Description
Predicted 3D model of a 694-nucleotide part of an RNA (large-subunit ribosomal RNA, domain II) from Nicotiana tabacum. The coordinates come from a structure-prediction model, not an experiment, and the mean pLDDT is 82. The full RNA is in RNAcentral, with records from Rfam.
[in-house]
Context: one part of a larger RNA
């Protein structure tokens, strides 16, 4: 890990509902008697039901409130015992699982202290007090040579320890080996008896050890302790079918009520559309109002500055109330005001049978049935972590596959086609079968099924197939406006001058450092100078102007599409291949394409009373209801059958919507099947299930 067993909604006693029964001349016993047993007979205490109201006393077809039958409230109904299925409540209460908490016991052969008693520590190094002896001294102190053999001394095996590294890691080994390491006369190691016991021991203390166990040992017991928490929960077909929100909660991954499910009555009659009409202050939209705001005009009042002895007058390019013009803004602004939505009324409105009338049809009129709404009830669920997309706000930064709300869709429970791949996006609801057929979204060069289609523009970037500010004679169209055969734009030939270096400033200032001014002449035309130059001058250019050319030229504004802008770590930004259309806009026809619509046959629901028809409906977690199929006893029935071969296990067939039936030949060797009721240790692939096998 496989393959086989076993393994989870039980039972008891009580109450609630349903459906069946038996009795209603209400219904029924219970303890208990009884009896070889069960039973059948006894037991009527009692229960529930026949009256209600009232908090009770109570009253009573009537109560109760209340002075009051003023007026109001509540009743104005209704069997009951059983059995059967669901629920509910108590109990292990589907099952399987803690971590703990008491209780009494069992441990110190392991380890931690102590305790008796015993063991052991190779070699070698220092060389401490004391002693001698010599030197010194009055005598010591003191000094030197030896002697001598101290030490929680030093080096270093045993033995003890465990500081690095490797090896090992389903290991030679539930801690080892290997190489090196610390202590090794001490607070040393060690043998062997014995002591301290769990709310405690011990402990050079590391919450360490106390038998591969320690923040409280292990064994039994309370105990199937409780687990709002994980994980299981077993045959088959039909029919319905959610929730992830509202209130409370020591509540927040729980639970109660409500809301949405199912399923069983009871009443209504309409859903939908359309058109009207009522409210309302949102969106817009407006400044009258509340706030807020720009500018101009007038300037209440303040400030400053003049003057005056003072009152006071004046002046003001300050600030500035109010008040007039222009222009903005506001979820908490409003003299206006939609669209929707809500609500209330009015008209209409689908299959289908049938009946009257009518020559027939279309139309009317009356009756029925179906599809679809509401509203009240019994009984009994799951849901109370939602998820993304548009739309209308709030948080946030008008960030988030972000968080909160309302409204609406899908996903959740929804397959199938698009979108490369892609719960939530487009299109669309799968009841079965079909090697028919038509469509939607999407699409039609190959890959991949269908026009390498038609017409008519753009685009040259491979844009197409990823971005902003901002940038540029890309490129194709519209609009304005100026200039031009009296000759325009570009080019070129030629000319650009005299008063005058214009005052002024300056060291200089001549068109060209800087200031004012900015004039006349000549003349086709030429500025008291556009830009380079010079110390100043000079030079060069320009504006302006002549020819030569000879037909469009400039500016500014908008559209459509492109260009730059554009750096990331394997190569990855059309799905590829590739395309110049096989890109992008318009128009047009065709065609592919799905479980979706038709078509043919089948099958189940639901409604018509059945039946033949007929409509209609047949996706689905959680979950709710019907309706089967099998396994083991066990009664009844025939005992059907069975060594001429039961069960059982294996291969083939047939058959049924399916659990599953039924059958033939093998095995195998003694039981045992239908019908028809009944009772459960009734179904298994999942529980890091168990228990045996490989």
């Nucleotide at each position: 890990g496989c393959c086989g067993g076993c393994g989870a909604c039980u039972c008891a006693u009580a109450g609630g509902c349903a459906g069946u029964g038996g009795c209603u001349u209400g219904g029924u016993u219970a303890a208990g008697g009884g009896a070889a047993u069960c039973c059948a007979c006894c037991g009527g205490a009692g229960c529930c039901g026949u009256a209600g109201c009232g908090a009770a006393a109570g009253u009573g077809a009537g109560u109760c409130u209340u002075c009051a039958u003023a007026g109001g409230g509540a009743a104005a109904u209704u069997g009951u015992c059983a059995c059967u299925g669901c629920u509910u409540a108590u109990g292990g209460a589907c099952c399987c699982g803690a971590a703990c908490c008491u209780g009494g016991g069992u441990g110190a052969u392991c380890u931690a202290u102590c305790u008796a008693u015993g063991a052991c520590c190779a070699g070698g190094a220092u060389g401490a007090a004391g002693c001698u002896u010599g030197g010194g001294u009055g005598a010591a102190a003191c000094u030197a040579a030896g002697u001598g053999g101290a030490g929680g001394u030093c080096c270093g095996a045993a033995c003890u320890g465990a500081c690095u590294g490797a090896u090992g890691u389903u290991a030679a080994a539930g801690a080892a080996u290997c190489a090196g390491c610390g202590a090794a006369u001490g607070a040393g190691u060690u043998g062997u008896g014995g002591u301290u016991a769990g709310g405690g021991g011990u402990g050079a203390a590391a919450u360490g050890c106390c038998a591969c166990u320690c923040g409280a040992a292990c064994c039994c017991a309370g105990a199937g302790c409780u687990a709002g928490c994980u994980g299981g929960u077993u045959u088959u077909c039909c029919c319905u079918g959610a929730a992830a929100u509202g209130c409370g909660u020591u509540g927040a991954g729980g639970c109660a009520c409500a809301g949405c499910a199912g399923u069983u009555g009871a009443c209504u009659g309409g859903a939908u559309a359309u058109c009207u009409a009522u409210g309302g202050g949102u969106a817009a939209a407006g400044c009258a109002c509340u706030a807020u705001u720009u500018c101009g005009g007038u300037g209440c009042g303040g400030g400053c500055c003049g003057u005056g002895a003072g009152a006071g007058c004046g002046g003001u390019a300050c600030c500035a109330a109010a008040u007039c013009g222009a222009g903005g803004c506001a979820a908490a602004c409003u003299a206006u005001g939609u669209a929707u939505a809500c609500u209330a009324g009015a008209u209409a409105u689908g299959a289908c049978c049938u009946c009257a009338a009518a020559a027939u049809a279309a139309c009317u009129g009356g009756g029925g049935u179906c599809a679809a709404g509401g509203u009240c009830g019994g009984c009994u669920a799951g849901u109370g972590a939602g998820a993304c997309g548009a739309u209308g706000g709030g948080g946030g930064a008008u960030a988030a596959g972000c968080u909160u709300c309302a409204u609406u869709g899908u996903c959740g429970a929804g397959a199938g086609g698009g979108a490369a791949a892609c719960a939530g996006c487009c299109c669309g609801a799968a009841u079965c079968a079909c090697c028919a057929g038509c469509u939607a979204a999407g699409g039609c060069c190959c890959c991949u099924a269908a026009a390498u289609g038609a017409u008519u523009g753009c685009u040259c970037a491979g844009u197409g197939a990823u971005a902003a500010a901002g940038g540029a004679g890309g490129u194709a169209g519209g609009g304005g406006u100026g200039c031009a055969g009296a000759g325009a734009c570009a080019a070129c030939c030629a000319g650009g001058a005299g008063g005058u270096u214009u005052g002024c400033c300056u060291a200089g200032a001549a068109g060209c450092a800087g200031c004012c001014a900015c004039c006349c002449u000549u003349g086709a035309a030429a500025g008291a100078g556009u830009g380079c130059g010079u110390a100043a001058u000079a030079g060069c250019u320009c504006a302006c102007u002549u020819a030569u050319u000879g037909a469009g030229c400039g500016c500014u504004c908008u559209u459509g599409c492109g260009c730059c802008g554009a750096a990331g770590a394997u190569g990855a930004a059309c799905g590829g291949g590739g395309c110049u259309a096989a890109g992008c806009g318009a128009u047009c026809u065709g065609c592919c394409g799905a479980a979706g619509c038709u078509g043919u046959g089948g099958g189940a629901u639901g409604u018509g009373a059945a039946a033949a028809u007929a409509c209609a409906u047949u996706g689905g977690u959680a979950g709710g209801g019907g309706a089967g199929c099998g396994u083991u006893c066990c009664g009844c029935c025939u005992u059907a059958g069975a060594g001429a071969g039961a069960a059982g296990c294996a291969u083939c067939c047939g058959u049924g919507u399916g659990a599953g039936c039924g059958g033939u030949g093998g095995u195998g060797g003694a039981c045992a099947a239908a019908g028809c009721g009944g009772a459960a240790g009734c179904g298994a692939g999942a529980a890091u299930g168990u228990c045996a096998g490989c």